[in-house]
Formats: sequence, structure tokens, C1' cells
RNA sequence: GCCACCGUAGCUCAGUUGGUAGAGCAGUUGACUUGUAAUCAUCUGGUCGGGGGUUCGACUCCCUCCGGUGGCU
Repeated sequence: GCCACCGUAGCUCAGUUGGUAGAGCAGUUGACUUGUAAUCAUCUGGUCGGGGGUUCGACUCCCUCCGGUGGCU
């Protein structure tokens, strides 16, 4: 330098033809317990990497940039 893939909650990741953003773990609060753990219930948490475009509507499609991983030279 070229090619491919990835970027979504604090962490690991879903989101299958464009139509209200989710799960598990973690955290808060409560219940239970003599107490702790475990268990149960509840709640909080996301400019979907940045910018632009297409569209009535974009995590999803297109362009560009940034970061990461792998491969080739």
C1' cells in the first nucleotide's frame, strides 16, 4: 500500500427482508434470612464509533473518516 471482517448499555453479545433498541452478567431498591451468600421481584443505564447522503421513516442501504482484528505484498 491492497483486501476482508468488526465497532450496539460498565462487560459479553443479539437485533434474519428499513417501521417504537433488547438479553445475560454487573449495578440500585425491596422481599426472604439471626446475619451473609444464594434465590425472587423491581428499577437505572445506550448521541447504535464520527460526519454526510437516500427515504415518509436508517443500528439496518450508499459515501467518507476514525479505531480494532486477520490476510496479502